[in-house]
A computed fold for a 139-nucleotide RNA from Streptomyces smaragdinus, annotated as c-di-AMP riboswitch aptamer (ydaO/yuaA leader).
Rfam family: c-di-AMP riboswitch aptamer (ydaO/yuaA leader). About the family: This family represents a conserved RNA structure found upstream of the ydaO and yuaA genes in Bacillus subtilis and related genes in other bacteria.
The model forms 90% of the base pairs in the Rfam consensus.
The source organism's lineage runs through Bacteria, Bacillati, Actinomycetes, Streptomycetaceae and Streptomyces.
The sequence is in RNAcentral, with records from Rfam.

């Protein structure tokens, strides 16, 4: 946008397991890439959310007559960090305040035209840091 309901002079309001648009994500050829050995270990996706260090310490192992003690390091906490956010949009400069999670697939997926599938819920927030350039919108 369309559809159904409802109020109305009109503008509206409500609705769904459904049609379309728009935006976003996944699967999926050729070509290309990858495909060798060993060790450990399945692998992959959405997302900015990765990677380190420290503290403390469960299971478990050694040890002890029992303890003590030693190894071990899940979970938790703290400090950093790749990266990310901040009010019309993009870029640049200088700052400040924050985030740096969570979940999904299920042994399976590189890229990928045609084609196929899915999401657009929920919960919050309010006068926005300054400068420069270019836009958009309004008047």
């Nucleotide at each position: 946008c369309a559809c159904g309901g409802u109020g109305c002079a009109g503008c509206g309001c409500c609705g769904g397991a459904g049609g379309g648009a728009a935006c976003c994500g996944g699967g999926g050829a050729a070509c290309c890439a990858a495909c060798c050995a060993c060790c450990c270990u399945g692998g992959g996706g959405u997302g900015a959310a990765u990677c380190g260090g420290g503290c403390c310490c469960a299971a478990c192992c050694c040890g002890u007559a029992c303890a003590a003690g030693g190894g071990g390091g899940a979970a938790g906490c703290c400090c950093g960090u790749a990266g990310g956010a901040g009010a019309c949009c993009u870029u640049c400069c200088u700052g400040c305040u924050c985030c740096g999670a969570a979940c999904c697939c299920g042994u399976c997926a590189g890229c990928u035209a045609a084609c196929c599938c899915g999401g657009u819920a929920g919960g919050c927030g309010a006068g926005a840091a300054g400068g420069a350039a270019g836009g958009a919108a309004a008047g």